Small-subunit ribosomal RNA, 3' major domain from uncultured Kordiimonas sp., 478 nucleotides, folded computationally. Its Rfam family is "Bacterial small subunit ribosomal RNA". Its family is annotated with structural constituent of ribosome and ribosome in the Gene Ontology. Model confidence (mean pLDDT): 81 of 100. RNAcentral holds the full RNA, with entries from ENA and SILVA.
[in-house]
Context: one part of a larger RNA
């Protein structure tokens, strides 16, 4: 100087408390451990691994296993030789396929000094080499997590100290903040804080199509004429600064209350992550040192596996019902996607869906039905709750749904009556609850990322638990 203390003081945080809803019990989904297996590819491991890499494993993916094949190689550059096309396409044979052999047709490279001269392409050959999701994240770059959006981390000069170092950065107030004020052997500077950026909330203005409709006509319909007031869209501005008033404070920084205001003291949300810590994570995104393989640890293919199942754990979904189930009714969103696509309408089907197909490269057409809501019924039961499981008939995608997809109809109708010890989230348009969309994607979502609808309770307080900041004290620790 740090670190640590079941030392002290001050302060903060959904840290506790006060509340609301969960997890832990059930069934299922999903990840992990374990076990099994020819293989169940690999990584991630307290918080900070475990719906994580995976924004989507039937083949492919795929790295794993079995078998069958290739060896200058699926891919790159260089050399030699041959060919002039390469490429696409029809059919056949062998084979599981990769591959090998034969065959029909289309096409018949560019420049040229007309020299196989130059370029380009293909095939064959030899060698340098290619290739490796092989090892080492404890050799690395890059990227990321975490403490933590915590308020800290430092430097120059000066001063003090033999020195390590100290001071500044401590103290008194104050703040979300090393934020600001005052004081002070310090005076200044930097990285952080804040602001500058995006978005939501108010107003003005510019512009009015595909958007809107107050007034005037018109219509089944903003449909048409007309209009751009209003809504909205998307550009430019304004607006909030403790600016004003009172109190308090040290005439300070600030704090408390009030006015005006759409908004008030950081207005809400986001992006933004200091010096560093964990030899944290990643050599399987990529890059890369070293090591290793080179007829194989490389490459191709078929099939299987990653989907196994006495069990254990994490994260979720659905429930156990009446604030509910079922039936009927019928209104109101936002944000997105769409041409290898979204598809209205009509027809067929109980339905998944099929047929036909207007329109739309979309403020125009479309996905699209929002759902919770309201009315009727059921009357407390393992039920008209719950939907697992199983049987069967179908639909769709796709070369192909056996291992191993999703969906529909009929039948079946398991556990489950609110969950032990323990434990998690959340302070407001939040929790809870309700649906909608998107990425990935042929198909497949209870996951993820967004969007809006309805919309609470509680916070006395900081004694205690956890984490953190500052000062101080002790130390056989560095």
């Nucleotide at each position: 100087u740090g670190a640590c203390g079941g030392g002290g003081g001050c302060c903060c945080g959904c840290a506790c408390a006060a509340g609301c809803g969960g997890u832990g019990g059930a069934g299922c989904a999903u990840g992990u451990g374990g076990u099994u297996u020819a293989a169940u590819u690999c990584g991630a491991a307290g918080c900070a691994a475990c719906g994580c890499g995976c924004a989507g494993a039937a083949c492919c993916u795929u790295a794993c296993c079995a078998g069958c094949c290739c060896u200058u190689g699926a891919c790159a550059u260089a050399c030699c030789a041959a060919u002039c096309g390469c490429g696409g396409u029809u059919a056949g044979u062998g084979g599981a396929g990769a591959c090998a052999c034969u065959u029909u047709c289309c096409u018949u490279c560019a420049g040229u000094u007309c020299g196989g001269c130059u370029g380009g392409a293909u095939u064959g050959g030899a060698u340098a080499c290619a290739g490796g999701u092989g090892c080492u994240g404890c050799a690395u770059g890059g990227c990321u997590g975490u403490c933590g959006u915590c308020a800290g981390c430092u430097c120059g000069u000066g001063u003090c100290g033999u020195g390590a170092g100290a001071u500044g950065u401590u103290g008194g107030g104050u703040u979300a903040a090393g934020u600001c004020c005052c004081g002070c052997a310090a005076c200044g500077g930097g990285c952080g804080c804040a602001a500058c950026c995006c978005u939501c909330g108010c107003c003005u203005u510019u512009a009015g199509u595909u958007g809107c409709c107050a007034u005037c006509a018109u219509u089944u319909a903003g449909u048409u004429g007309g209009g751009c007031a209003c809504u909205c869209u998307a550009g430019a501005g304004g607006a909030a600064c403790u600016g004003c008033c009172g109190g308090u404070g040290a005439u300070g920084a600030g704090c408390c209350g009030g006015a005006g205001g759409a908004a008030g003291g950081u207005g809400g949300g986001g992006a933004u992550g200091a010096c560093g810590u964990c030899a944290a994570g990643u050599c399987c995104u990529c890059a890369u040192g070293g090591c290793c393989c080179u007829u194989a640890u490389g490459g191709g293919c078929u099939g299987g596996g990653c989907u196994a199942c006495a069990c254990a754990c994490g994260u979720g979904c659905u429930a156990c019902a009446a604030u509910g189930g079922c039936g009927a009714u019928g209104a109101c969103a936002g944000a997105g996607g769409g041409u290898c696509g979204c598809a209205a309408g009509c027809c067929a089907g109980c339905g998944a869906u099929g047929g036909u197909g207007a329109g739309c490269u979309a403020a125009u057409c479309u996905c699209a039905a929002a759902a919770a809501g309201u009315c009727g019924u059921c009357u407390c039961a393992g039920u008209u709750c719950g939907g697992a499981u199983u049987g069967u008939u179908c639909u769709c995608u796709g070369c192909a749904a056996c291992u191993c997809g999703a969906g529909a109809g009929c039948a079946u109708g398991a556990a489950g009556u609110c969950g032990g010890a323990a434990u998690c989230g959340c302070u407001a348009g939040u929790a809870a609850u309700c649906g909608c969309a998107g990425a990935u994607c042929a198909g497949c979502a209870u996951g993820c990322u967004g969007c809006g609808g309805u919309g609470a309770a509680u916070a006395c307080g900081u004694u205690c638990c956890c984490g953190g900041g500052c000062c101080u004290u002790g130390u056989a620790c560095a």